[in-house]
Context: one part of a larger RNA
Molecule: large-subunit ribosomal RNA, domain I
Organism: Seramator thermalis
Parts: sequence; C1' cells; structure tokens
RNA sequence: GGCACAUGGAGGAUGCCUAGGCUCUGGGAGGCGAAGAAGGACGUGAUAAGCUGCGAAAAGCUGCGGGGAUUGGCAAAUACGAAACGAUCCGCAGGUAUCCGAAUGGGGCAACCCGUUAUGAGAAGAUCAUAACAUCCCGCGAAGCGGGAGGCAAACGUGGGGAACUGAAACAUCUAAGUACCCAUAGGAGAAGAAAACAAAAGUGAUUCCGCAAGUAGUGGCGAGCGAACGCGGAGAAGCCCAAACCGUCGAUGUUUCGGCAACGGCGGGGUUGAAGGACUGAAACAAAGGCAAGAAAGCUAAGAAGUGGAACGAUUUGGAAAAAUCGAUCGAAGAGGGUGACAAUCCCGUACACGAAUCGAAGCGGAAGCCGAUCAGUAUCCUGAGUAGCGCGGGACACGAGAAAUCCUGUGUGAAGCAGGCGGGACCAUCCGCCAAGGCUAAAUACUCCCCAGAGACCGAUAGUGGACCAGUACCGUGAGGGAAAGGUGAAAAGAACCUCGAACAGAGGAGUGAAAUAGACCCUGAAACCAUGUGCUU
Repeated sequence: GGCACAUGGAGGAUGCCUAGGCUCUGGGAGGCGAAGAAGGACGUGAUAAGCUGCGAAAAGCUGCGGGGAUUGGCAAAUACGAAACGAUCCGCAGGUAUCCGAAUGGGGCAACCCGUUAUGAGAAGAUCAUAACAUCCCGCGAAGCGGGAGGCAAACGUGGGGAACUGAAACAUCUAAGUACCCAUAGGAGAAGAAAACAAAAGUGAUUCCGCAAGUAGUGGCGAGCGAACGCGGAGAAGCCCAAACCGUCGAUGUUUCGGCAACGGCGGGGUUGAAGGACUGAAACAAAGGCAAGAAAGCUAAGAAGUGGAACGAUUUGGAAAAAUCGAUCGAAGAGGGUGACAAUCCCGUACACGAAUCGAAGCGGAAGCCGAUCAGUAUCCUGAGUAGCGCGGGACACGAGAAAUCCUGUGUGAAGCAGGCGGGACCAUCCGCCAAGGCUAAAUACUCCCCAGAGACCGAUAGUGGACCAGUACCGUGAGGGAAAGGUGAAAAGAACCUCGAACAGAGGAGUGAAAUAGACCCUGAAACCAUGUGCUU
C1' cells in the first nucleotide's frame, strides 16, 4: 500500500408521516366603491423586533343573542390584572375607523406640502378646531339646487381594432385565425329573439343550447386545408311595446277681414298587422281570456348566519403506555371521520336523529287597487318606419377564396315603389309559394368561478404536489419591465439533562439524572451510497 471483516465519522437517499397542494361534485354567492373601495403607509401591547388583529375610542368600544369556566392572539417568561354581578370565546347589529390611494380644495418625488370661505376658541389679521370647496354628464327658467358617473375585480359575454411563428414538407392566394394581443363596455350571466324566416306541391311556425344529419353537400394554388344547411331527436319554452293615420290639449311662430287659419314642437288618447291591419263611418257592447305586470307594498315564512340534546364496556394478560390478545357483555335511525401513550361503534370530539334566534337574511309563498282590452258591417278617403331598399365602384361577413354567386354589412356615388304596394324562395325571367325591411323590449334552457359551505378521488406525499406544507411572490438578482429560490418530522409527555469533573470558556467532552429508548440530546424519526478514519486478519 491492497483486499476482507468489524466499529465509527460524514452524508441525507429510502421507509413511514402530513400541517399543504391538485382535480372534481352538489349548494351558495356572483360584486366592492365619493356613506371613500381594492391595495397600502404609519401607528396601536406593561415589557413587543416579526406575523395576526385593530385605528388616536387603535390585539380593541356598545347593545342583543349563544355559552358556562376560565382568561389577557401566534408566544412557551416575569409582573400586574379580568371573570358566576357570567369574563375569554362564538353569532348578529352598531360605534370608532390616522394618512395615502378613483383621491375629489390646490400642489406633489403616494402615505407629504400649501390654501380659500364660514363658524367657534383666542387680546389678536398669530395660532388652533370644525365644516364646505375637484371634473364631467343629466334635470330644472335660473343664482343655484338635485341626481348620476369616475376606480378595483379570477374567468365567462358583446362590440371596435388585430398579428406572426407555423402548415402548405420551399412560397405569394390560402393556413395558423378573426386565434394571441390591445381598447371599450355589460351582467350574474351576456348575446340572440317573436319571420320582408324556412320549406316545396307536403308542411313548419321567435331565439338559445345539446345529439344526429356529416366530415355529407360544398368550398379550395380543387393543394394544404376549410366545412354547412334542410330535416329528425332532445333541453327549455312567452310573448310584447312604439312611430304613423285620427282626436284633444299646451307652447311659441307666421298670417289675418281679429272670427280664425296654417306650419312646427311638447304632452295625452288612439293604434301595432300580411286570411293584411289600423284610422274613418254606422251598428252593437261595457264582458271573459288576456295585457299594463317579466309581479308594487304590506304580510307570512323555509334554508342559512351562533348553538342544544344525542345510545352503548368491563375484567385479566403482555407492555413504558391497551385501543392489542383472551374472557364475558351492550348500543345501533349512531359500525362516517378524527383524537386519545400500539389497532376504540360503546374513553373524548363527533356521527344518525331531533331541536334552536332578540337580530340579520329575503329564496319562496302570497298578492293587488286601478287602467286597458276585444264584436259585426262598410271600403270612398287617409296611415303602416327614405337619403331607406335597390343599383355602380371598393371592401368585409356568410362553410362558399368573384365565382353562374343569391343573402347580409357598408366607405363612395346614385337612388325607388309606397297596398292596384314591397321583399324572398342561391345568377336571371315567368308561374307558384312564403313573408312585410328600413323603430324597440323580452325570462328559461347556455358560458364561467376571485370567493363561501359541504363532500369526493384506482390524484401528490416534501427534487412530488401550487413558485410557495416553513413569516413566499419572501430572501436574493435586475436601472427597470421582470426574474425568483432553498427551507417539514426530538419525545406519549419537555420529563429539554439539577449537580459534579476536565477546560480560558456562554465551546466541547466525561459522569450523574429523565425517559420504553439519548446511537430519540435539540446539527434531534428512520439513517442507504459516494467519501474519511480506527481495529483485526490475510497479503505485497
């Protein structure tokens, strides 16, 4: 020096565990904000650095309800207190709530600086206290007053803008994709929606969503790709209101022979559709369904927001400890789950079940005065949404890339009919059929989950699972936008090692003691390998 074995050191794999995650299900909630939000700064404790709570009334104040013995948060110490005259704690309702922040009196390098006016204190024009004082929009005749908006928020919605990588095995039309992203904005959903719709000789009857139709018909450098509808089956179902004609009224205008007439505007009545309907004229009627009303107010009240009751087991043995084993019992509308010194239906918390609110809550129930409403006949006249429909040019949307290209939208130009009317049925024309544009509203079935409650998992178990089980969006890095960790486990219980010795020692070690165990000693469960050392054996 090598090899082997043994014993240690070092290291932190593995096993076991879970305080945290992940993915869902059912229910709730779906908003907060000028009555100052979200988010922060600074304070606040007897001692107080951090976290948590709270706000100069500051780990808290008041009332009501619950509850019944401890208590001054995490947090273990000392001191001093509180509490059966009911504390702490839990629920509900209030009070307080500095400064910044939409931030709103003006300014500003957020958490700071400086005002004006009024009132009050003050000897005071110093100083202090309190209140008001931003902008925009709407209403009112107005000085002015009243109302509203602004900002934040995970996804879902609608609208306005809108890529590229990529695919086409290159690439330009095309694709990716109306995706990502940006902007505006709404709601608990949003959007759409009551036929100028489909269909086809038969019929359907608003919209939305799902299954099929169907990867079909089509579209397409007919490449890559893109990709319907009719119809059928389901979910859910709900229909309405204006404009106009006509009648009335008010305003102000023009004109006037001063009687009025005309045009305009506001308001009320009327009226709302395609077997056209309505106005209008006449007759009849005072009424149902239904509508305004998608449900007003009062009232009632479920769930929920604290809680209450809640069955039934003992002994022996082993052990540090019994829930184990043995023997013998019990309850069960409760043998879900968790805890307890090892595995507990019967020890504890609970569980099944049955109850419970002064207050909050408001789903549901309930429910309505009043008003409207409609019939028949006539068809002369009037009305039925215009810079609209259509058309030319340029684009876009439709599964459909300009194509034979209908349909929809419109930047530009042009520009009807008007009920004897108009639009559509995939160029266009005729016949036939369907429908009535150029005004508006509308639950449900559909989408989503920042958040709350309950539950589940052939999901993870600390290099996993969230980046984050731990004081993590922290430490740290970056001018900044931004990037972004590592880090869990003594023991049943701190019983966390009094005392002694060595030592400079508050280091460390050896005794002693605790404990079932200390090779469980805080660098603490288990404790693999690499690596290091000591001893023994063999060997060079």